[in-house]
RNA sequence: GCGAUCUCUGGAGAGCGAUCGCGCCCUUCGCGGGCGUCGAUCCACCGAAGGGGAACGGCAUCGCCAGCAUGCCUGAUCUCUCAGGUCCAAGGACAGAGGGGCGA
Numbered sequence: 001g002c003g004a005u006c007u008c009u010g011g012a013g014a015g016c017g018a019u020c021g022c023g024c025c026c027u028u029c030g031c032g033g034g035c036g037u038c039g040a041u042c043c044a045c046c047g048a049a050g051g052g053g054a055a056c057g058g059c060a061u062c063g064c065c066a067g068c069a070u071g072c073c074u075g076a077u078c079u080c081u082c083a084g085g086u087c088c089a090a091g092g093a094c095a096g097a098g099g100g101g102c103g104a
Stems, first nucleotide, its partner, number of pairs: 001102002006098005015043001017042005022036005044086003050082001051080003057073005
């Protein structure tokens, strides 16, 4: 000086959506109300796990006047929303600190 895995800390966005079933609770025990993604269906939405696209950049070829085109690599916090997510929790790009190891 670089600094993987790992540890700690911080870390956004978007419906506590609707219907049905199931379970539990309350109840005036008829109706009804509430909770639970537990299951299914539907609509709306978010982008910061991952993934796709591609901007920028680089290399090569053609051409050789400029430039354009083609192929390959890299690939953004851009973009798409496949996946994921939309109370809490969990997750979370990224950032800070620790830290193993490597090099001089």
This is a predicted structure of a 104-nucleotide RNA (Glycine riboswitch aptamer) from a Pseudomonadota bacterium. The sequence was found by an Rfam model in a public genome assembly. Lineage of the source: Bacteria > Pseudomonadati > Pseudomonadota. Its Rfam family is "Glycine riboswitch aptamer". Rfam links the family to the GO term glycine biosynthetic process.